[in-house]
């Protein structure tokens, strides 16, 4: 630097089911394995996911309902970039 997951030590941990958390997406803690060799880490691009607040309309009209839009919320197990990195082979 390239390729691997076969050895050695090992690592995380998806659906789902309890808990706590939030307006929801999601989170975070147990349980639990489908699966990965960066499932370690960053939300810089794009994609997806939410829609409390905020605008803009219908309705009501006492307080609000309802529908569009929206990222300033969220995925790092959606793809690329960045930064870091264990065995193992090989040059």
């Nucleotide at each position: 630097u390239u390729c691997g997951a076969u050895c050695a030590g090992g690592g995380c941990a998806a659906a789902c089911c309890c808990g706590u958390u939030g307006a929801a997406a999601g989170a975070c803690g147990g349980g639990g394995a489908c699966g990965c060799a960066a499932a370690g880490u960053u939300a810089u691009g794009g994609a997806u996911c939410u829609a409390a607040a905020g605008u803009c309309g219908u309705c009501a009209u006492u307080g609000g309902a309802c529908g569009a839009c929206c990222a300033u919320g969220a995925u790092g197990g959606c793809c690329a970039g960045g930064c870091u990195g264990c065995c193992g082979a090989a040059a």
Predicted 3D model of a 91-nucleotide RNA (c-di-GMP-I-GGC riboswitch aptamer) from an Anaerolineales bacterium. It was read from a public genome assembly, where an Rfam model found it. NCBI's taxonomy places the organism under Bacteria, Bacillati, Chloroflexota, Anaerolineae, Anaerolineales. Its mean pLDDT, the model's own confidence on a scale to 100, is 84. The model forms 91% of the base pairs in the Rfam consensus.